[in-house]
């Protein structure tokens, strides 16, 4: 990477190095020399997984709640908005799926 499941309108930044890009892609619209990407340090957010604690059950296991030590993730804008497919519709929107991201699984 292919595949499966779950989530994506909440939340959270400073400093150092660096020096022009960044927001997946395309279009739009934004962010950026009052310093982009990237790297490092520390901090924060969150609670998917592990550990731990409490409760319940059909008790080798499962569900609910808690905690935040460990493993990830994340810290402009709803996944920034739209896109491709299907259905609905008061014709402008709505819903679902796909795409994308993250986690856990997985031969």
């Nucleotide at each position: 990477g292919a595949c499966u499941u779950a989530u994506c309108c909440a939340g959270a930044g400073u400093g150092g190095c660096g020096g022009a890009g960044g927001g997946a892609c395309c279009g739009g619209c934004c962010c950026g020399u009052u310093g982009a990407a990237g790297c490092c340090a520390c901090g924060a957010c969150a609670a998917c997984c592990u550990a731990c604690c409490g409760g319940c059950g059909u008790c080798g296991c499962g569900c609910c709640g808690g905690c935040a030590a460990g493993g990830u993730g994340c810290c402009a804008a709803u996944u920034c908005c739209g896109g491709g497919c299907a259905g609905g519709u008061u014709c402008u929107c709505c819903u679902g799926c796909a795409c994308g991201a993250u986690a856990a699984g997985g031969g």

Background:
A computed fold for a 107-nucleotide RNA from a Chloroflexota bacterium, annotated as SAM riboswitch aptamer (S box leader). The source organism's lineage runs through Bacteria, Bacillati and Chloroflexota. Its Rfam family is "SAM riboswitch aptamer (S box leader)". About the family: The SAM riboswitch is found upstream of a number of genes which code for proteins involved in methionine or cysteine biosynthesis in Gram-positive bacteria. The model forms 93% of the base pairs in the Rfam consensus. The coordinates come from a structure-prediction model, not an experiment, and the mean pLDDT is 87.